[in-house]
RNA sequence: UCAGUUAAAGGGCAAACUUAUUGAAAAAUAGGGACGCAAAGUCACGGGUCUAAAGUGAAUACUAUGAUGGCUGGGCUGCCUGA
Numbered sequence: 001u002c003a004g005u006u007a008a009a010g011g012g013c014a015a016a017c018u019u020a021u022u023g024a025a026a027a028a029u030a031g032g033g034a035c036g037c038a039a040a041g042u043c044a045c046g047g048g049u050c051u052a053a054a055g056u057g058a059a060u061a062c063u064a065u066g067a068u069g070g071c072u073g074g075g076c077u078g079c080c081u082g083a
Stems, first nucleotide, its partner, number of pairs: 001083004012037002017032006035070001041076003045073003048068003055062002
């Protein structure tokens, strides 16, 4: 650097649901819990998606500066096995 179909060792993460807290919400954090994951490690830079407090509007509504890396492209880093 490439590959991992299968197998092995040590392990790792943790969806739904649920309890508590925070938040306008989306959602996040912690405990319980496992659907799955070889980058389900990390970074909101590109695309997508969700929310719409504030702002604009007469109003349906629009809007990210909020969120999502377990939607995805890309960057950085990395365990085991084989070549």
Molecule: c-di-GMP-I riboswitch aptamer
Organism: Metabacillus sediminilitoris